Model confidence (mean pLDDT): 77 of 100. A computed fold for a 151-nucleotide RNA from Rhizobium cauense, annotated as FMN riboswitch aptamer (RFN element). Its Rfam family is "FMN riboswitch aptamer (RFN element)". Its family is annotated with FMN binding in the Gene Ontology. The organism belongs to Rhizobium, within Bacteria. The model forms 97% of the base pairs in the Rfam consensus.
RNA sequence: GGCUGUUCUCAGGGCGGGGUGAAAGUCCCCACCGGCGGUAAGAGCCUCGGCUCAAGCCCGCGAGCGCCUGCCGGCCCUGGUGCCGGAAGGGUCAGCAGAUCCGGUGCAACUCCGGAGCCGACGGUUACAGUCCGGAUGAAAGAGAAUGAGC
Numbered sequence: 001g002g003c004u005g006u007u008c009u010c011a012g013g014g015c016g017g018g019g020u021g022a023a024a025g026u027c028c029c030c031a032c033c034g035g036c037g038g039u040a041a042g043a044g045c046c047u048c049g050g051c052u053c054a055a056g057c058c059c060g061c062g063a064g065c066g067c068c069u070g071c072c073g074g075c076c077c078u079g080g081u082g083c084c085g086g087a088a089g090g091g092u093c094a095g096c097a098g099a100u101c102c103g104g105u106g107c108a109a110c111u112c113c114g115g116a117g118c119c120g121a122c123g124g125u126u127a128c129a130g131u132c133c134g135g136a137u138g139a140a141a142g143a144g145a146a147u148g149a150g151c
Stems, first nucleotide, its partner, number of pairs: 002151002005147006016030004031131002033120002035061004042053004056118002064096002067090003071086005076080001100116005122134003
C1' cells in the first nucleotide's frame, strides 16, 4: 500500500416578478435548481513526477411508485388464480423512467468554447407542482473516520 470484518459520522438544490382567476409557489410569460460513482483534450497547483477540481440530458447507481414472494387483518363467496388494507423481504429481472443537438477548435469532443434546446417519483391541494405540504427526525447510491484480523 491492497483485500476483507466491525462500529460510528456525514450524505439534495430550487418560485423572485408579472398575468388570468373565486381560488394557482400547481396554468401562462419571465425566472430558479441539478444526489452518488466512472470517464475528461478544460481549469488550478506543482519539486515536472504528479495532485486537486470539472457532465442534470455519455456509462452506471440511489430513494419513490409499480412488480414479485410469503405472512397478518378485514370483506365477499356452497372458500377462490377474488377484492381491500397492513407490515416485511426480493430486485432491475418486465416497467413508471427521464432528457442534446448545432456550430467552433482539434488526430480525436457525448465531456472543452459558443449557441439553442430538453428532463425531473409517488400522494396531497379551492386548479394541473422539479421548486409548496406529506411519507421523511425515514431510506440510500456513496464519502469519510476509528478499530481489529489475515494475506